[in-house]
Molecule: c-di-GMP-I riboswitch aptamer
Organism: Candidatus Siliceabacter maunaloa
RNA sequence: UCUUGACAAUGGCAAACCCGUCGAGAGGCGGGGGCGCAAAACCAGGGGUCUCCUGCGUGGGAGAUCGCCCAGUUGCCAGG
Numbered sequence: 001u002c003u004u005g006a007c008a009a010u011g012g013c014a015a016a017c018c019c020g021u022c023g024a025g026a027g028g029c030g031g032g033g034g035c036g037c038a039a040a041a042c043c044a045g046g047g048g049u050c051u052c053c054u055g056c057g058u059g060g061g062a063g064a065u066c067g068c069c070c071a072g073u074u075g076c077c078a079g080g
Base pairs, nucleotide, nucleotide: 002080003079004078005077012037013036017032018031019030020029021028022027035067041073042072045070046069047068048065049064050063051062052061053060054059
């Protein structure tokens, strides 16, 4: 550096749900809580899904979601 995640070890994150709060909404944030996760770390670039606006229609615009997928950046341990 590449690869694998079986054996471990140090740890890490935190689903649903509940409470509070922000938002028109999808949803976000904080606390509790743990379904799970070897990148469930970061990132909205390309898709998908969701929300809102617009349009006669083909559509278009704005927003959300990275724990939906791909891509990009970075990282612990062990084996090869």